The part of an RNA shown here (large-subunit ribosomal RNA, domain IV) has 353 nucleotides and comes from Marinobacter sp. The coordinates come from a structure-prediction model, not an experiment, and the mean pLDDT is 86. RNAcentral holds the full RNA, with entries from ENA. Its Rfam family is "Bacterial large subunit ribosomal RNA". Rfam links the family to the GO terms ribosome and structural constituent of ribosome. The organism belongs to Marinobacter, within Bacteria.
Context: one part of a larger RNA
RNA sequence: CUCGGGUGAAGGAACUAGGCAAAAUAGUACCGUAACUUCGGGAGAAGGUACGCUCUCUAUUGUGAACUCUUUACGAGGUAAGCAUAGGAGAGUCGAAGUAACCAGGUGGCUGGAACUGUUUAUUAAAAACACAGCACUGUGCAAAAUCGAAAGAUGACGUAUACGGUGUGACGCCUGCCCGGUGCCGGAAGGUUAAUUGAUUCGGUUAGUUUUCGGACGAAGCUGAUGAUCGAAGCCCCGGUAAACGGCGGCCGUAACUAUAACGGUCCUAAGGUAGCGAAAUUCCUUGUCGGGUAAGUUCCGACCUGCACGAAUGGCGUAAUCAUGGCCACACUGUCUCCACCCGAGACUCA
Numbered sequence: 001c002u003c004g005g006g007u008g009a010a011g012g013a014a015c016u017a018g019g020c021a022a023a024a025u026a027g028u029a030c031c032g033u034a035a036c037u038u039c040g041g042g043a044g045a046a047g048g049u050a051c052g053c054u055c056u057c058u059a060u061u062g063u064g065a066a067c068u069c070u071u072u073a074c075g076a077g078g079u080a081a082g083c084a085u086a087g088g089a090g091a092g093u094c095g096a097a098g099u100a101a102c103c104a105g106g107u108g109g110c111u112g113g114a115a116c117u118g119u120u121u122a123u124u125a126a127a128a129a130c131a132c133a134g135c136a137c138u139g140u141g142c143a144a145a146a147u148c149g150a151a152a153g154a155u156g157a158c159g160u161a162u163a164c165g166g167u168g169u170g171a172c173g174c175c176u177g178c179c180c181g182g183u184g185c186c187g188g189a190a191g192g193u194u195a196a197u198u199g200a201u202u203c204g205g206u207u208a209g210u211u212u213u214c215g216g217a218c219g220a221a222g223c224u225g226a227u228g229a230u231c232g233a234a235g236c237c238c239c240g241g242u243a244a245a246c247g248g249c250g251g252c253c254g255u256a257a258c259u260a261u262a263a264c265g266g267u268c269c270u271a272a273g274g275u276a277g278c279g280a281a282a283u284u285c286c287u288u289g290u291c292g293g294g295u296a297a298g299u300u301c302c303g304a305c306c307u308g309c310a311c312g313a314a315u316g317g318c319g320u321a322a323u324c325a326u327g328g329c330c331a332c333a334c335u336g337u338c339u340c341c342a343c344c345c346g347a348g349a350c351u352c353a
Base pairs, nucleotide, nucleotide: 001348002347003346004345005344006343007342008341010339011338014337019334027051028050029049030048031047036041038171052093053092054091055090056089057088058087061084062083063082067077068076069075070073094098106332107331108330109329110328111327112326113324114323118130119129134169135168136167137166138165139164140163146155147154148153172319173318174317175316177249178248179247182246183245184242185241186240187239188238191237192236193235202226203225204224205223206222209218210217211216250268251267252266253265254264277311278308289305290304291303292302293301
C1' cells in the first nucleotide's frame, strides 16, 4: 500500500454529482397516532411506557392418585389433593445496561412521473419504457373477419356480435372544444376520362386486267401494312359523409379623462384560427426571467406571475388517495463522508531469513 473487521476527542454532511458508504433504528405488550382519502387506507404514522432474577398471594386451564358410592360401567364423586401451563397483584434484589449475545423497521415534510401487482435490454440501462383493468373507434352474420399454407388443410373455435380480429388510449374523478380544405376511409352514381375487346372509315403495298406516246399510267378481288370511328367495368375526376381517422387549430393597425393596458373597432388571410384546463413545465431559447418561501449565503427545490422561442384536450388535458430497489428538494436522528486523520485486530503484497 491492497483487502476484511474494530474504536475514536471536539464538531456533525462542512464530504460528495448525490449522505455513496458507514452509523443509527430494530423484539413483544400496552398507551397513543396528523394532513389527506377512492372511507379500504394513510399506520408499525409520528411519539411514548414496560421488560432480568427471587419470594408471596391470587384466579384460569389441563391432567387427575389414594379413597368412597352405586345401576359393576369405557360410571359418578373425591378434586380447592398433587403436578403442569400460561396470566394478574404485591414485596424484594443486582448491574452502567434486563428484546443485555445472535437476531432485529431509521423517521418525517414538499414535489415531478407512472394509478396499482406485474414485464424488460441473459452479459454496462429495471425506468417516466412495455403490459394492465377500464374507455373508444373499426372490421366480422359464420364456409365470419383476420392469420399460416401453390393446395389439401389448420388456427380463429368444437367459439357465434355480452363473440372474435385490428387500432389508439391507459385505474378512478372532472372533462375531451373548433376544422372534412389536403391525405385516408365510407357512401353515391348523373356526367367526364378510361383497358382488354370490337374494327367503321381512310391511306398505302402487291397485281388479273385495261390503256399507252411503249418510257409508263390506272388498277377490281384476294392477301397485306397502317389509321382507329364505335362498344367498354372498376378506378380517377365528380357529389356527399367521417377527426377517440392521418392531421391542423393566424397576421397587421387603431382605440378609455395621468401613464400603461385594451373590454372595443378596422383590415388581410384561412378548412378552421387553440376552447376548458395547465403553464420558465421531463416542454422556457433569452434565463440563474420576476416576486415570495426556505439558507448567513440557493443556476437546484417549493408557491405564484404569464412575456407559452416551441403546453393543450384518448398522438388525450387537468386533478388524484394508495403503491414505487423511480427522479428532485428539505428536516430530525445518526455517524470517520468530512475538518484530519490516529490507533488496534486479521489476510495479502513487500523486505529479510